[in-house]
Context: one part of a larger RNA
RNA sequence: CGUCGGAAUUUGAAAGGGUUUGGCCCUAGUACGAGAGGACUGGGCUGAGGGAACCCCUGGUGUGCCGGUUGUUCACGAGAUAGUGAGCACCGCCGGAUAGCUAUGUUCCUUACUGAUAACCGCUGAAAGCAUCUAAGUGGGAAGCAGGCCUUAAGAUAAGAUUCCAUGUACUCGCAAGAGUACGAAGACCCCUAGCAGAUCACUAGGUUGAUAGGCUGGCGAUAGAAGUGCAGCAAUGCAUUAAGUCUACCAGUACUAAUGGUCAAGAGUAAGA
Numbered sequence: 001c002g003u004c005g006g007a008a009u010u011u012g013a014a015a016g017g018g019u020u021u022g023g024c025c026c027u028a029g030u031a032c033g034a035g036a037g038g039a040c041u042g043g044g045c046u047g048a049g050g051g052a053a054c055c056c057c058u059g060g061u062g063u064g065c066c067g068g069u070u071g072u073u074c075a076c077g078a079g080a081u082a083g084u085g086a087g088c089a090c091c092g093c094c095g096g097a098u099a100g101c102u103a104u105g106u107u108c109c110u111u112a113c114u115g116a117u118a119a120c121c122g123c124u125g126a127a128a129g130c131a132u133c134u135a136a137g138u139g140g141g142a143a144g145c146a147g148g149c150c151u152u153a154a155g156a157u158a159a160g161a162u163u164c165c166a167u168g169u170a171c172u173c174g175c176a177a178g179a180g181u182a183c184g185a186a187g188a189c190c191c192c193u194a195g196c197a198g199a200u201c202a203c204u205a206g207g208u209u210g211a212u213a214g215g216c217u218g219g220c221g222a223u224a225g226a227a228g229u230g231c232a233g234c235a236a237u238g239c240a241u242u243a244a245g246u247c248u249a250c251c252a253g254u255a256c257u258a259a260u261g262g263u264c265a266a267g268a269g270u271a272a273g274a
Base pairs, nucleotide, nucleotide: 001155005165006164007163008162009161010160014152015151016150017149020048021047022046023045024044025043026042032037049110050109051108052107053106054105058103059102060101061100065096066095067094068093069092070089071088072087073086074085075084076083113147114146115145120140121139122138123137168183169182170181171180172179173178187264188263189262190261191207192206193205194204195203212258213257214256215254216253217252218251219250221247222246223245228241229240230239231238232237
């Protein structure tokens, strides 16, 4: 830009993806075979490879979480010790670890089914009194074909469908036909608060008629028993107060803080009938 007013939600012509395979058991030690051996068929179970999703479990990571600990420099500590806290040393090193992410972890799919067929096997059956699957007619038959499953998809120019809002008002100019401006529907956007969405864009949740983010409160969970004080011990240290103290992303509640403020957007034509 088109799709012949403007929007929101969709259908699916078409295209792409996927399509793999082993072993074991039963049928059955049956059919077959002198024996050795050993099925067709049908059914069941379990893997390999590939793919997708997810984090309940098993683990990994988790650099603004918790604890332990070495050196050094500082702060507080009335001078120095001790002690507490902070910076630096690969996150200083070490032991753990929530959310998120993740595989080696978990779940699922790679299936059933349907239709038309190939080679091939048939039924009925003439030409050709017989015969013949074929000439008329009709049935079966493959990991293949078309569906079925997943994704995109109306520029599918044959441009689809459903629903919503409209086909107005006022003013100015013009003799008139008409032209212009403003209001502004459904709806949308800018902007803002954010995200389990994300390079950007997009997408999704919200914008006071509000729990969108932060804060606060509570919870879950992590760490592992804070500081201070008291007691025991010559001391290192231990015990009690005390499942203590601290806490990032998780789950709720709560308007305390921030979601302010703006913009765009249709109103039009032809034909037929009443």
Molecule: large-subunit ribosomal RNA, domain VI
Organism: Saccharimonadales bacterium (SeqCode)